[in-house]
Context: one part of a larger RNA
Molecule: small-subunit ribosomal RNA, central domain
Organism: Anaerocolumna aminovalerica
RNA sequence: CUGGGUGUAAAGGGAGCGUAGACGGUCUGGUAAGUCAGGUGUGAAAGCCCGGGGCUCAACCCCGGGAUUGCACUUGAAACUACCCGACUAGAGUGCAGGAGAGGUAAGUGGAAUUCCUAGUGUAGCGGUGAAAUGCGUAGAUAUUAGGAGGAACACCAGUGGCGAAGGCGGCUUACUGGACUGUAACUGACGUUGAGGCUCGAAAGCGUGGGGAGCAAACAGGAUUAGAUACCCUGGUAGUCCACGCCGUAAACGAUGAAUACUAGGUGUUGGGGUCCAUAAGGACUUCGGUGCCGUCGCAAACGCAAUAAGUAUUCCACCUGGGGAGUACGUUCGCAAGAAUGAAACUC
Numbered sequence: 001c002u003g004g005g006u007g008u009a010a011a012g013g014g015a016g017c018g019u020a021g022a023c024g025g026u027c028u029g030g031u032a033a034g035u036c037a038g039g040u041g042u043g044a045a046a047g048c049c050c051g052g053g054g055c056u057c058a059a060c061c062c063c064g065g066g067a068u069u070g071c072a073c074u075u076g077a078a079a080c081u082a083c084c085c086g087a088c089u090a091g092a093g094u095g096c097a098g099g100a101g102a103g104g105u106a107a108g109u110g111g112a113a114u115u116c117c118u119a120g121u122g123u124a125g126c127g128g129u130g131a132a133a134u135g136c137g138u139a140g141a142u143a144u145u146a147g148g149a150g151g152a153a154c155a156c157c158a159g160u161g162g163c164g165a166a167g168g169c170g171g172c173u174u175a176c177u178g179g180a181c182u183g184u185a186a187c188u189g190a191c192g193u194u195g196a197g198g199c200u201c202g203a204a205a206g207c208g209u210g211g212g213g214a215g216c217a218a219a220c221a222g223g224a225u226u227a228g229a230u231a232c233c234c235u236g237g238u239a240g241u242c243c244a245c246g247c248c249g250u251a252a253a254c255g256a257u258g259a260a261u262a263c264u265a266g267g268u269g270u271u272g273g274g275g276u277c278c279a280u281a282a283g284g285a286c287u288u289c290g291g292u293g294c295c296g297u298c299g300c301a302a303a304c305g306c307a308a309u310a311a312g313u314a315u316u317c318c319a320c321c322u323g324g325g326g327a328g329u330a331c332g333u334u335c336g337c338a339a340g341a342a343u344g345a346a347a348c349u350c
Base pairs, nucleotide, nucleotide: 004321005320006319007304008303012318014201015200016199017198021194022193023192025088026087027086029084030083031082033081034080035077036076037075038074039073040072041071042070048066049065050064051063052062053061054060091191092188093187094186095184096183097182098181103177104176105175106174107173108172109171110154115149116148117147118146119145120144121143125136126135162169163168206247207246208245209244210243211242215241216240220236221235222234223233258317259316260315261314262313263312266295267294268293269292270291271290272289273288274287275286276285277284278283299306300305323350324349325348332343333342334341335340
């Protein structure tokens, strides 16, 4: 390489869009590149295989045949692939009619709570713990009442509920805006699938500049605990957490399960639509499409388990794996302000 694999043993890219490429629906006609059939030439000899012969046999040698799976030319075939012309509507998309949603961006706004400030009442404690102490408090704290400031997060509703490609998204209102779904079948007529490179998005932490800073809280300080305690517990507390703009580009970025299509028993929840029937109504029964859960047959699986949301049966395309350590290291290169990220060995060793 091939083969075999990738939920948990090594292995699915964090996610999307999309270039080249690969693969691709139904029907008619044509061409004949692939494909198939015939013929001709060539494919040196020796060697190889088969048959026969010569050295007493064999090795060896000689003769005949085959093979030489190939190439070129030529004559045909037209099912399949390809290419060309034309047609179609079941894939895909558009239109029209609807309802659902924490999808996104921006602006505005609300109440509860914490903290702080001011004022009143009020007096000796408060706080904290396993127990304490540090800490706060007679300069009047804690508690309580009223007023004010400011920042951050949105209790209940709330749900294996919803939306989004993933990351993720949750008070309310408005503006702008993306996608999906259902119904219809008016339009286009294969316009599709996947996608190496590429581009874009991408939690938290971190970085740059400027704001902001209530609570929380790495670092740090103190008090405890302890043999020690650079921890767990307590009292404080700075970056940070928040906003704007720009970087970073990583996560157990997980369903540890790539995307797409088709097919393969059922049962039972839930969510968004449609239809038929019953019903006075609330509603009920059946059915259908899209999501999201649980159980389970066949089948699969080393087992665990998966099971129409497959890890089943098949097809297409991409990514990745090939014993453990060394090592996601070294070197080189690219990217980055840096931190570092990406790519990614070998010696040696078991």